[in-house]
């Protein structure tokens, strides 16, 4: 995720940290930080010099002399400066992180295998010669860099000789010692050197400090080896010839294949070698409770690199960023011949990038290089500068102020909010401006003043140790203080639907747009945008990126694997891991305890410096690691021995579809042969294809052949799994049980590996009775490539080989212990018992059921564990993509094992609830079916309605549950629709505001259709104040009412029933729908509501974790049926009396009828009987009425965004001289069709005519209307009577009685349709009704199909009344007369409970699968084609080192008089090895390609329904 739950399981989110970066915004310090990208290119400055060794020496100046006044000399300048030879330093210090998975780092070690300039310390010692050669000059080549020859010189340069050792080697040799170690002795051999500057000085030389040499030992730095740690991949599994080890030489400071010769053949590797990719590495930083992850900027250690790529040179030290040669490449200069050149050193530029700064000051500090020192030099390093890029820290004011201002916003119009917020008024000065003041950071050294000691023979000189003074600051007039001015110059940004702290209004209208998940936006958006208002941070907010956290989401701590991902098909077995008991030793692990490391910084804790913190210092714990020593021996290892229970052997039973091989049996099918027999036979839902007259099926006898093994047959038995079933025989594995003995831990799990492994497959070679994939053929179908049927071939059997997988499942890995039980198989053994058995107790193995504890999401599972531990394997980490692709390995092939990524989606999934559904089950009921009546559908008419036409046909209702419905009645009105005329504060209400004075009405004119419009005419207010006065008038001002004219608004049947009340339909008068408390379950729920009866009913009864309850059912109300009383007008008349032609007309009467109060009466209350002694059910009786007696009114909880703004009410939209109001006609009344509901018939149970009998509800003063009269009639006239049990409407009708009509389109039917009438009403043309003559249409009982209806009911027969001027086949009521049939629930509708599946919850009108077609994405193959790295061979071979060689060249030393020879030494030449290049061929990998495959995704394509309900063939492997 879900309609809710609960679990798995993934996705997002909230913290934090950063060398950032963008948006928006910026007041002020402090202290940090600042190319993460192109190890790219670099222009320009500067980043390493320096010096009492050396020699040779300017110039400006100034001063002197001399001058021909032009100017020449000397001196100082100068113990200079730059070159230059010569020493020391340029290996430091600065950057950078490409390479490198390495002893590269990091830690702990070894060098008995090493070196070590400067600089400590000890000891010696520096004697004597030579010979040169740069600078300099003199020619000379070159554009230049820059080189060549002559000639002069000097040294702390360079050589030679002499001394030396406790220095080195070689021999020999003493100890200790063990790689080449340190030590004694003796021989012999080898090896130095400089000299400078100060002070005395008798000028011989001594001295003092630096320099020097040589050797001692340190102390720094280095080298080199060695344990142990150090990312990913096995779709990288074999690697490797100098490789691995010897012996011998060579090389080095030094060990070593380091190198070479020979010689062995060996060395690394699943505890991951090789081989690819990625990477400096650490102290730390970071992020977490921690374990642990991630990361290696700044600081520190190490390392490697300095344009690539190769090499040595010098040197203590370099294979040397600012040295050097060679080779590329690229930039510059060039007279083209030839040269220069290397910012990953600071600043700086180009480029790249989302993105990182001054071409700044200074050697004032620190610290480095030279020097004796001054001092020079130092882009290290102090400071500066940019940048909110980080962290602190301060500010932007404070106090009082309510008329709760203006003005925004919202209102329900009152108000509320902004909000003490502003204003104002009282303060303060922090930072800011100005101005004064102004530090620490600097004291060493040197130089100076003084004492003192040391050195010397002494003195001086020099040194040391206290001292005293004076100079030295980049920052910078900073920091920090004072004074003055002045609320003045300083506040933004995100956020408000949930998570997650904060809501409201306007706009938009699935647009535009938001968005980190979920999701907002289709006219009422707290989700967009804007505005208030709010909340949070704050000189910053916020986005984006990255890591950690959360995520127990890779689980050491700390997770899983029966159904959610996840047990390997199965067994044997290697390596591995793990392993009974007792004793005894070591003492590897383990534990203790010391010692040593674990560098600073960092992080903690304490204290201390900056005005706090940030920073920073001191000290302290810490560094959880590693080494050693040294104890401890319980545990584990390890060695020794013991031991019997684990585990194996024997011995004796035993059961078995346990394997293999022969052999052998009957029963069926089919087939063939013969007999019998004849016309069908199979076959299915119905069929048909097939078979069969050439003889089938059938049915009898024989025979052939191949597969299979009924009955026993069983949640029975075997087996490691797969799997095994007729019987005999052979061979053979394995189990149990039971008893003693034997071995004595031999044990369990098992990565690799082996080996077995069902079906279909595949190969050979056979065999084929039945079955049947494919394929035909018949059906079914819209179609049928299924599913049913007829047939049928691979295959199914055997042999041999292969293959190697299944839902191979118990979806449960093997093993070992352990933990309540109850009942059953099967196999053994004991016990009691018995003659013998069974029954009965017990025991060991297997194998089933139910259940406790426990577990478990839940379902469930429990001694056969999914419980409780423990051992070893295997495997999982969201859905798809995918049991996919690539790649490897196996397979004859099918294919198999292994196995990913791109991209996508919030989800996918288990178990359980509750429903709804099912072409699932069971039960119950309903006029739901049967059963039976009468109808519809055909005809005409009438009304609706669809459609269609119209200027309009006004508008709403649409399966049931719309269609004689809103409409209880459209000629005008109604009317809302159209056509045209008119009106604008309006036809209707309330107000303002200004003016009038009347208004209504009345009569009339013009015009028009009519409204209206333009006018005319008569008639005329009230009320109450003040005033005046003629006291019943006058003015003024108000009020009321009225126009007129303004404003506010009226109006609107204009939208939206999917924004709403409110009514109503419909399921359904169907029996449901629900709550407290309690239990149960983690929960959703669940129990109550279910069971078993039983009812019309959730009606009652029993039963029972329920136990009462409420809404629904029943009853309570109203008709109605009986009766009893009361009570008698207008009703009613039995007796009684009058009276009429008659009639309750009259008197009278209460008896009956009626009325209409009031009561009884029915309750399974009585019997029998059946039920559980119950509810209740059947039947009797009594009773007007019997089991709700008939009817009615009453509709539970909810369902259909059912219906309705066009009844009304009402939100929000629109219109406003119109969507408003008004008038005239017209329309709704249309007519090719369709359809729904009626009505009237089709006829004799009829029509028609006569004659005559009985109702009930009702209605009536703008009315009913009586008699009378007229009229064929409708009706006229007419006028008693009645506001009503009184008069009247009012004739009831079918029915009966009698007549006719005779089976026909009629004496049925009335449909159109002429003509003449009557009413109603301003008005019947459009478009009322009824009358009266004539007229006489289709209809002869109605296809598919379909409604109604259980009794006073259907059908049938009239009567009334609502609305209504009039208009009824519609609606609403009343009474007449009055059947038939239900045997049942199998069917079909619909409902209801119960129960089952379930992928549906918008609920089956759900849901969902696949192919095409269409667009985007990302991968895969692919002719092939640029690239990158890597290996092999083979060629060219640069500088260079080595080796040889050197006929040239050659001071120093040998020999010689001399010339010249020798010795060495160099040019050159040769080879060995080599970068880069070439060429040829491989492996690895990455781009991009015609076309090609599958794939994912995408509101409304096509085709079909495969799954999910028995999904309509069960589903799946």
């Nucleotide at each position: 995720u879900u309609g809710a739950u609960c679990c798995u399981g993934g996705c997002u989110c909230a913290g934090g940290a950063c060398g950032a970066a963008c948006g928006c915004u910026g007041g002020c310090g402090g202290c940090g930080u600042g190319c993460u990208u192109a190890a790219c290119a670099c222009a320009u400055g500067c980043a390493a010099g320096u010096c009492a060794a050396g020699g040779a020496g300017a110039a400006c100046g100034u001063u002197u002399u001399c001058u021909u006044c032009g100017g020449a000399a000397a001196a100082c300048u100068a113990u200079u400066a730059a070159a230059c030879u010569g020493g020391c330093g340029g290996a430091c210090g600065g950057g950078u992180u490409a390479g490198u998975a390495a002893c590269g780092c990091g830690u702990a070690g070894g060098c008995a295998a090493c070196c070590u300039g400067c600089c400590c310390u000890a000891a010696u010692g520096a004697u004597u010669g030579g010979g040169a050669u740069a600078a300099c000059u003199c020619g000379g080549u070159g554009a230049a860099a820059a080189c060549c020859g002559g000639g002069c010189u000097a040294a702390u340069a360079c050589c030679g000789a002499a001394u030396a050792a406790u220095a080195u080697c070689u021999a020999u040799u003493u100890u200790c010692u063990c790689u080449g170690g340190a030590u004694u002795a003796u021989a012999g051999a080898u090896c130095a050197a400089a000299g400078g500057a100060g002070g005395c000085u008798u000028c011989g030389g001594c001295u003092u400090u630096c320099a020097c040499a040589u050797u001692u030992g340190g102390a720094u730095g280095g080298g080199c080896c060695u344990g142990c740690g150090u990312c990913u991949g096995a779709u990288u599994a074999g690697u490797u010839u100098g490789u691995u080890g010897g012996u011998g030489a060579g090389g080095u400071a030094a060990u070593g294949g380091c190198u070479c010769a020979c010689c062995a053949a060996g060395a690394c590797u699943g505890c991951g070698a090789u081989c690819a990719g990625u990477a400096g590495c650490u102290g730390g930083u970071u992020c977490g409770a921690g374990a642990g992850g991630a990361u290696g900027a700044u600081c520190a250690g190490c390392a490697a690199c300095a344009c690539u790529g190769g090499g040595a040179c010098u040197g203590a030290g370099a294979u040397a960023c600012g040295g050097c040669c060679c080779a590329g490449a690229c930039u510059c200069c060039u007279a083209c011949g030839g040269g220069a050149g290397g910012c990953a050193g600071c600043a700086g530029u180009g480029a790249g990038g989302a993105a990182u700064u001054u071409u700044g000051c200074g050697c004032a500090a620190u610290g480095g290089g030279g020097g004796a020192a001054a001092c020079c030099c130092u882009g290290a390093c102090g400071c500066a500068g940019c940048a909110a890029c980080g962290c602190c820290g301060c500010g932007u004011g404070a106090u009082u102020g309510a008329a709760g201002a203006a003005g925004g916003u919202c209102u329900g119009a009152g108000g509320a909010u902004u909000g003490u917020a502003a204003a104002a008024a009282u303060c303060u000065g922090u930072u800011a401006u100005a101005a004064g003041g102004g530090a620490a950071g600097a004291a060493u050294g040197a130089c100076u003043u003084a004492u003192a000691c040391u050195c010397u023979a002494a003195c001086a000189a020099a040194g040391u140790a206290u001292u005293u003074g004076a100079a030295u600051g980049a920052c910078g007039g900073u920091a920090c203080c004072u004074u003055a001015u002045g609320a003045g110059a300083a506040a933004g940004c995100c956020c408000c639907g949930g998570c997650u702290a904060a809501c409201u209004u306007a706009g938009u209208g699935c647009c535009a747009g938001c968005a980190g998940c979920c999701g907002c936006g289709g006219u009422a958006a707290u989700a967009c945008u804007a505005g208030g208002g709010g909340g949070g941070c704050a000189a910053g907010c916020g986005u984006u990126g990255u890591c950690c956290g959360g995520a127990u989401u890779u689980a050491u701590u700390g997770g899983g694997c029966g159904u959610a991902a996840a047990g390997g098909g199965u067994u044997c077995g290697u390596a591995g891991g793990c392993u009974g008991a007792u004793u005894u030793g070591a003492c590897a692990g383990u534990c203790a305890a010391a010692a040593u490391u674990g560098a600073a910084a960092u992080a903690c804790a304490a204290u201390g410096g900056c005005u706090u913190a940030a920073c920073c210092a001191u000290u302290g714990a810490c560094c959880u690691g590693g080494u050693u020593u040294u104890g401890a021996u319980a545990c584990u290892u390890c060695a020794a021995a013991u031991c019997u229970u684990g585990a194996a052997u024997a011995a004796u039973g035993u059961a078995g579809a346990g394997g293999c091989a022969a052999g052998u049996g009957g029963a069926a099918u089919u087939c063939c042969u013969g007999g019998u027999g004849u016309a069908g036979c199979g076959g299915u839902g119905a069929a048909a294809u097939g078979c069969g007259u050439a003889g089938a099926u059938a049915u009898c006898a024989g025979g052939a052949g191949g597969a299979a093994c009924a009955c026993c047959a069983a949640c029975g038995g075997c087996g490691a799994a797969g799997g095994c079933a007729a019987c005999u025989u052979g061979c053979u594995g394995g189990g149990c049980a039971u008893u003693u003995a034997u071995u004595g831990a031999c044990g369990c799990u098992g990565a690799g590996g082996a080996a077995c492994g069902a079906a279909a497959g595949c190969g050979u070679g056979g065999g084929u009775a039945g079955c049947a994939a494919a394929c035909a053929g018949g059906a079914u179908u819209a179609g049928a490539g299924a599913c049913c049927c007829u047939g049928g071939u691979a295959g199914u059997c055997c042999a041999c080989g292969c293959u190697g997988u299944a839902a191979a499942c118990g979806a449960u890995g093997a093993g070992u212990a352990c933990u309540u039980g109850a009942u059953g198989g099967u196999g053994g053994g004991g016990g009691a018992u018995u003659c013998g058995a069974c029954c009965c107790c017990u025991u060991c193995a297997c194998u089933g059921u139910c259940g406790u504890a426990g577990u478990u999401a839940a379902c469930g599972c429990g001694a056969u564990a999914a419980g409780u531990a423990c051992u070893c394997c295997g495997c999982c980490u969201g859905g798809g993509g995918a049991c996919u692709a690539c790649g490897g390995c196996c397979g004859c092939a099918a294919g198999g094992c292994u196995g990913a990524a791109a991209c996508u989606c919030a989800a996918a999934g288990g178990a359980a609830u509750u429903g709804a559904c099912g072409g699932g089950g069971a039960c119950c009921c309903g006029c739901a079916c049967a059963a039976g009546c009468g109808g519809u559908g055909g005809a005409u008419u009438a009304u609706g309605u669809g459609g269609u036409u119209u200027a309009a046909u006004u508008c709403g209702a649409u399966g049931c549950a719309a269609c004689g419905c809103g409409a209880a009645g459209a000629a005008c009105c109604u009317u809302a629709c159209c056509u045209g005329g008119a009106c604008u504060u309006g036809a209707c209400a309330u107000g303002u505001u200004a003016g009038u004075g009347a208004u209504c009405g009345u009569u009339c004119u013009g015009u028009g259709a009519a409204a209206g419009c333009a006018g005319a005419u008569c008639u005329u207010c009230u009320c109450a104040u003040g005033g005046g006065c003629u006291u019943g008038c006058c003015c003024a001002a108000g009020a009321g009412c009225a126009c007129u004219a303004u404003c506010a608004c009226a109006g609107g049947u204009g939208a939206u029933g999917c924004a709403u009340g409110g009514c109503u339909g419909u399921c359904g008068u169907c029996a449901g729908c629900u709550c407290g408390u309690g239990u149960c379950g983690u929960g959703a729920g669940a129990u109550g509501u279910u069971c078993g009866g039983u009812u019309a009913a959730g009606u009652c009864c029993g039963a029972u974790a329920a136990c009462g309850a409420g809404c629904g059912c029943a009853a309570c109300c109203c008709c109605u049926a009986u009766u009893u009383u009361u009570a008698g007008u207008u009703g009613c008349c039995a007796g009684c009396a009058c009276g009429u032609a008659a009639u309750g007309g009259u008197g009278g009467g209460g008896a009956c009828u009626c009325u209409a109060g009031a009561a009884a009466a029915a309750c399974u209350g009585c019997c029998c009987g059946g039920g559980u002694u119950a509810a209740c059910c059947g039947g009797a009786a009594g009773g007007a009425a019997g089991g709700u007696g008939g009817g009615g009114u009453c509709g539970a909880c909810g369902u259909c965004a059912a219906g309705u703004c066009a009844g009304u009410a009402u939100g929000u939209c629109c219109c406003u001289u119109a969507c408003g109001u008004u008038c005239a006609g017209g329309g709704c009344u249309a007519c090719a069709c369709a359809c729904g509901u009626a009505a009237u018939a089709c006829a004799a149970u009829g029509g028609a005519a006569a004659a005559c009998a009985c109702a009930a509800u009702g209605g009536g003063u703008c009315g009913c209307a009586a008699a009378a009269u007229c009229g064929c009639g409708a009706g006229a006239u007419g006028a008693a009577g009645c506001u009503a049990a009184u008069c009247u409407c009012a004739a009831a009708a079918a029915a009966u009685u009698u007549u006719u009509c005779c089976a026909a389109g009629u004496u049925c039917g009335g449909a159109u349709u002429g003509u003449a009438g009557u009413c109603u009403g301003c008005a019947a043309c459009u478009c009322g009704a009824c009358u009266a003559c004539a007229u006489g249409a289709a209809g002869u009982c109605g296809g598919a199909a379909u409604c109604g209806c259980u009794a006073g009911u259907a059908a049938u027969c009239g009567c009334u009344c609502a609305u209504c001027a009039g208009c009824a086949u519609g609606g609403a009521g009343c009474g007449g007369u009055g059947a038939a049939u239900a045997c049942g629930u199998u069917c079909c509708c619909a409902g209801g409970c119960c129960u089952u599946g379930u992928a549906c919850a918008c609920a089956c009108c759900g849901c969902c699968c696949g192919u095409c077609a269409c667009a985007u994405c990302a991968u895969g193959a692919a002719a092939g084609u640029c690239g990158a790295u890597u290996g092999u061979a083979c060629c060219c071979g640069a500088a260079g080192u080595c080796a040889c060689u050197g006929a040239g060249u050659u001071a120093a030393c040998u020999u010689g008089c001399a010339a010249a020879a020798g010795a060495g030494a160099c040019a050159g030449g040769u080879g060995c090895c080599g970068a880069a290049g070439g060429u040829a061929u491989g492996g690895u990998u990455g781009g991009u390609a015609a076309u090609u495959g599958g794939g994912a995704u995408g509101a409304a394509g096509u085709c079909g329904u495969a799954a999910c309900a028995a999904g309509g063939u069960a589903a799946c492997c």
Small-subunit ribosomal RNA from an uncultured bacterium, 1517 nucleotides, folded computationally.
The RNAcentral record of the sequence draws on ENA, Greengenes and SILVA.
The coordinates come from a structure-prediction model, not an experiment, and the mean pLDDT is 82.
It matches the Rfam family "Bacterial small subunit ribosomal RNA".